[in-house]
Description: The RNA shown here (c-di-GMP-I riboswitch aptamer) has 83 nucleotides and comes from a soil metagenome. Its mean pLDDT, the model's own confidence on a scale to 100, is 88.
RNA sequence: GAUAAACGCAAACCCUGUGAAAACAGGCGACGCAAAGCUAUGGGUCUAACGCUCUACGGAGCUACGACUGCCAGGCUACCGAA
Numbered sequence: 001g002a003u004a005a006a007c008g009c010a011a012a013c014c015c016u017g018u019g020a021a022a023a024c025a026g027g028c029g030a031c032g033c034a035a036a037g038c039u040a041u042g043g044g045u046c047u048a049a050c051g052c053u054c055u056a057c058g059g060a061g062c063u064a065c066g067a068c069u070g071c072c073a074g075g076c077u078a079c080c081g082a083a
Base pairs, nucleotide, nucleotide: 001080008033009032014027015026016025017024018023031070037076038075039074041073042072043071044068045067046066051062052061053060054059
């Protein structure tokens, strides 16, 4: 990259489990995806346990060393393939 073909992935809901949470894993299921394959490197987003500060002792604020690549870039790799 073509309204081609082949092979793929799997959002939400629901169930089980892990976790403080965000979220993740498995099952179910397809909203979508041509890198929705890998990578937290830059930006961004989510959470706030530990810690710190405050407190009217109920709690509140800050904080990533926790997450998200199906938010955008960067890096690495890969299937099919006409004109």